[in-house]
């Protein structure tokens, strides 16, 4: 140094201020926010992966499959759909006096993975 095994930690953010209404953080104005890995250099918006929600299988620990949103334009550079400037988009299911990316709730959950420890290979 690298596989690999077992363990322990961590592991998601955001409606502030107006209008309407009898009621709205849920409508309208406007504001806020942005998981994990990769990528020629720093990504919500490229490529993948997880998170929801659906189906199948199970020795009940898990496994598998389906589905899965959204950028363009100008600059800088050797290299940037990741940086600067301009302008735009997007965000699961259940609730609610009236519809929610932000409120509650399933979640004191589970995940992408990251750190680090022992062990064993090379």
């Nucleotide at each position: 140094a690298u596989a690999u095994u077992u363990c322990u930690u961590c592991g998601g953010g955001g409606c502030a201020g107006g209008g309407u209404g009898c009621a709205a953080u849920u409508c309208c104005c406007u504001a806020c926010c942005g998981g994990c890995g990769g990528u020629g250099a720093a990504a919500g918006u490229c490529c993948g992966c997880g998170a929801c929600u659906c189906c199948c299988u199970u020795u009940c620990g898990a496994g598998g499959g389906a589905c899965u949103g959204a950028a363009c334009c100008g600059g800088u550079g050797g290299a940037a759909u990741u940086c600067c400037g301009g302008u735009g988009c997007c965000g699961a299911c259940g609730g609610u006096g009236a519809g929610a990316g932000u409120c509650c709730g399933g979640a004191u959950g589970g995940u992408a993975g990251a750190a680090g420890a022992a062990g064993u290979g090379u």
The RNA shown here (FMN riboswitch aptamer (RFN element)) has 122 nucleotides. It was read from a public genome assembly, where an Rfam model found it. The coordinates come from a structure-prediction model, not an experiment, and the mean pLDDT is 85.